Notes: Predicted 3D model of RNase P RNA and transfer RNA as a complex of 470 nucleotides. It holds a member of the Rfam family "Bacterial RNase P class A". It is annotated as a ribozyme.
[in-house]
RNA sequence: CGAGAGGGCCGGGUGGCCGCCCGUCCGCGAGGGCGGGAGGAAAGUCCGAGCUCCAUCGGGCAAGGAUGCUGGGUAACUCCCAGGAGGGGCGACCCUACGGAAAGCGCCACAGAAACAUACCGCCCUUCUUCGGAAGGGUAAGGGUGCAAUGGUGAGGUAAGAGCUCACCGGGGCUUCGGGUGACCGCGGCCUCGGGCAAGCCCCAUCCGGAGCAAGGCCAAGUAGGAGGACCACGAGCGCCCGGCUCGUCCUCGGGUUGGCCGCACGACCCCGCCGGUAACGUCGGGGCUAGAUAGAUGGCCACCGUCCAAGGCCGCGGGACGAAGGCCCCUUCGGGGCGCCGUAAACCGCCGCUUUGGGGCACAGAACUCGGCUUAUAGGCCCCCUCGGCCC
RNA sequence: GGCGACGUAGCCAAGUGGUCUAAGGCGGAGGUCUGCAAAACCUCUAUUCGGCGGUUCGAAUCCGCCCGUCGCCUCCA
Numbered sequence: 001c002g003a004g005a006g007g008g009c010c011g012g013g014u015g016g017c018c019g020c021c022c023g024u025c026c027g028c029g030a031g032g033g034c035g036g037g038a039g040g041a042a043a044g045u046c047c048g049a050g051c052u053c054c055a056u057c058g059g060g061c062a063a064g065g066a067u068g069c070u071g072g073g074u075a076a077c078u079c080c081c082a083g084g085a086g087g088g089g090c091g092a093c094c095c096u097a098c099g100g101a102a103a104g105c106g107c108c109a110c111a112g113a114a115a116c117a118u119a120c121c122g123c124c125c126u127u128c129u130u131c132g133g134a135a136g137g138g139u140a141a142g143g144g145u146g147c148a149a150u151g152g153u154g155a156g157g158u159a160a161g162a163g164c165u166c167a168c169c170g171g172g173g174c175u176u177c178g179g180g181u182g183a184c185c186g187c188g189g190c191c192u193c194g195g196g197c198a199a200g201c202c203c204c205a206u207c208c209g210g211a212g213c214a215a216g217g218c219c220a221a222g223u224a225g226g227a228g229g230a231c232c233a234c235g236a237g238c239g240c241c242c243g244g245c246u247c248g249u250c251c252u253c254g255g256g257u258u259g260g261c262c263g264c265a266c267g268a269c270c271c272c273g274c275c276g277g278u279a280a281c282g283u284c285g286g287g288g289c290u291a292g293a294u295a296g297a298u299g300g301c302c303a304c305c306g307u308c309c310a311a312g313g314c315c316g317c318g319g320g321a322c323g324a325a326g327g328c329c330c331c332u333u334c335g336g337g338g339c340g341c342c343g344u345a346a347a348c349c350g351c352c353g354c355u356u357u358g359g360g361g362c363a364c365a366g367a368a369c370u371c372g373g374c375u376u377a378u379a380g381g382c383c384c385c386c387u388c389g390g391c392c393c
Numbered sequence: 394g395g396c397g398a399c400g401u402a403g404c405c406a407a408g409u410g411g412u413c414u415a416a417g418g419c420g421g422a423g424g425u426c427u428g429c430a431a432a433a434c435c436u437c438u439a440u441u442c443g444g445c446g447g448u449u450c451g452a453a454u455c456c457g458c459c460c461g462u463c464g465c466c467u468c469c470a
Base pairs, nucleotide, nucleotide: 001389002388003387004386006384007383008382009381010380012305013304014303015302016301017300018299020037021036022035023034024033025032026031039364043375044374046373047372048371049370050369051212052211053210054209057243058242059241060240061239064208065207066206067205068204069083070082071081072080073079084098085096086095087094088093099203100202104201105200106197107196108195120143121142122139123138124137125136126135127134128133151169152168153167154166155165156164170193171192172191173190174189175188177186178185179184216262217261218260219259226253227252228251229250230249231248235247236246237245255469256468269288270287271286272285273284275282276281306362307361308360309359310357311356312355313354314353316351317350318349319348326342327341328340329338330337331336394466395465396464397463398462399461400460403419404418405417411450420438421437422436423435424434425433443459444458445457446456447455
C1' cells in the first nucleotide's frame, strides 16, 4: 500500500426568531418567568417477564404448544457467556433447528432387477438339449440406473464369489483404564459393516392456565335495570374427572355515552469505581432523575460551520515511458537503416490533498403501560485490535 | 395500541412433498364457421404460487425472517 476478519461508537453542530406538549412559580384574569421534551432501532410484535382481570382453589388425567450437545449467567427466556462436536476459510475468524432412524408407523417420484429386502445383464455350477439355448441353484466382485445400491485397498480363499479369513484404513455399538463438573477426548479390547428423511407422524427429557393497559379501577352524564334464548339444582360458572366454593348466571339483540381521573413514569433504572469471576454477570460504595401526548406535542424559518454530490483551478504522485527528441553502438551503395543499449519530456488519463463557485441533500426511522432479548431497516463517518499478500528500511 | 386470519393468471379459485411444464371457470387475444355478427368449437394466455433464505434427492406445499391485505377489540346500565 492492497485485500480482508472481529469489536465498539457517532449518526448533523452552534446561535437567533416564531410556534407545540408537560411540570412548576407569579398573576383576579389575559398572560408571563423558569425547567424538561424520541431511538439505536422508539419498528416487526417474534420470544420472555412485571402488572391487571378472568368470583375462587387444590389434586389427577388427557389434549395442545414450546425447547432440544454440555456447563454456567439471569426475575425469566427460544436470550447471553464459556466450552465440546461437525462444517467452511491459506489465515484472522465464521456458521450450525446439534436428542433418538438396530421403539414403532409412514414416505423415498422418475429411472432402475431391486429403495430394505431384492438377481436385469454378466460370471460360476448342475441338469436337459433340436447345440440356437432352456430350467434350477449360487454370486453384490464387474456393467447399467439413481440423490442414495449391501464399507475401501491388497492378499489368501473359492466352481465363481462374498468380512468367508488376514493386514492396513474408515464408520457404528458395548466396554477397561486415564483426563475432564460435563458434553467429550486419548489409548486399548470385543462385536459389527444393517440406506436416507423426525423443519413426516412419533419416542424420550424438561417446561407451560387463559386473556391482554381498548387489561382493569373510580367519578360524572345519559338510556328502555328492555326483549329473546339456554340452564333452572342430575344446572351453570373452568377441556374432562374428583373434592371444595359461588349462584340467578351465561349468550345474542336492543338502548345510552363518545367526558374526566387513576393505572402512568423510581425502575429486575442509568453512570462511575473497587473487588470476585476466563466471560456472561454478581456483591459493595458513590453519584444521577432522564418525554408522558390521547387523534396524539417533540416543529418551522434564517445565518454560520461540518459533510456528500457537480464544475473549475493549483500542488504532488502514478501511468503515458515495453521510450518523441537526443546520446552511444552496429551495418551502409553514404541517401540511410537497426524488433540493439542508455535516457529527457509533452499532450492525455487516474488518484490524493488544498481551494473557488453554485445549487441540492443530511441515512433508517419516530414513543403510546413498562422492562429484558431477538430479528429487520440504516446515507456517511470515526476508533481499537488482528490476519493474508506485495514493496522498502 | 393489542389480537387474529389470509396471500396461486386481470378476476374467482383447486392443488398440502414427486408423472406440477400448476386443474377448472369467468375474462382477454387469435383462428374455424357466417354475407356480417352471436352462439358453438379449437389454440394461446402463471418464464418459478407475495419476497428472501433454509430443510430435503426434490418445495406452491415444511420451517424461519420480511412485505402486503382484511377482520375483531371503548365505556355505562